[in-house]
RNA sequence: UUACGAUAAUGGCAAACUUGUCGAAAGGCAAGGACGCAAAGCAAUGGGCCUAAAGUAUUUCAUGCUAUGGCAGCCAUGCCGCCGAU
Repeated sequence: UUACGAUAAUGGCAAACUUGUCGAAAGGCAAGGACGCAAAGCAAUGGGCCUAAAGUAUUUCAUGCUAUGGCAGCCAUGCCGCCGAU
């Protein structure tokens, strides 16, 4: 330095849920809280998934399509990183 990830060690993050807040929603942020995570650190580049305000189509007024909105704790990819049984 690289691979690998242990009944190792120092630690780290924080699902669901609750409260508040932003948002049309998905979802985000903060506090509490821990399901779990060896990248559950960062980045929307490729795929996938979620939502449908605006727009548009149809019309017993509701339904469909659609991302310019999101998900990094969906996968891949890129960048950075702790430790050392091997």
The RNA shown here (c-di-GMP-I riboswitch aptamer) has 86 nucleotides and comes from Paenibacillus naphthalenovorans. Model confidence (mean pLDDT): 88 of 100.